[in-house]
RNA sequence: ACCGAUAAAGGCAAACCUGUCGCGAGGCAGGGGCGCAAAGCCAGAGGUCUUAAGAGAGCAGGUAAGGUUUUAAGACGGCUCAGCUCCCGAAG
Repeated sequence: ACCGAUAAAGGCAAACCUGUCGCGAGGCAGGGGCGCAAAGCCAGAGGUCUUAAGAGAGCAGGUAAGGUUUUAAGACGGCUCAGCUCCCGAAG
């Protein structure tokens, strides 16, 4: 250094509940604890999702919902990759 124990000391905190902010995806705080060795930081690439506007398809036809797609603005770092940083330490 790679690596990661039924090790030690600590850390984080899913679902769900409450409060609050947001049109929304979701954020924050408290409870909670499924998990996590980067579940620390970072929206650069992909991905998923939301909102708004548009396009075209579908339908005998119209509208709405839904689905596809484009653009714009966003959300997710506990989806994957890239980048930066880091605690501890057996075996190998």

This is a predicted structure of a 92-nucleotide RNA (c-di-GMP-I-GGC riboswitch aptamer) from a Planctomycetota bacterium.
The sequence was found by an Rfam model in a public genome assembly.
It matches the Rfam family "c-di-GMP-I-GGC riboswitch aptamer". Its family is annotated with cyclic-di-GMP binding in the Gene Ontology.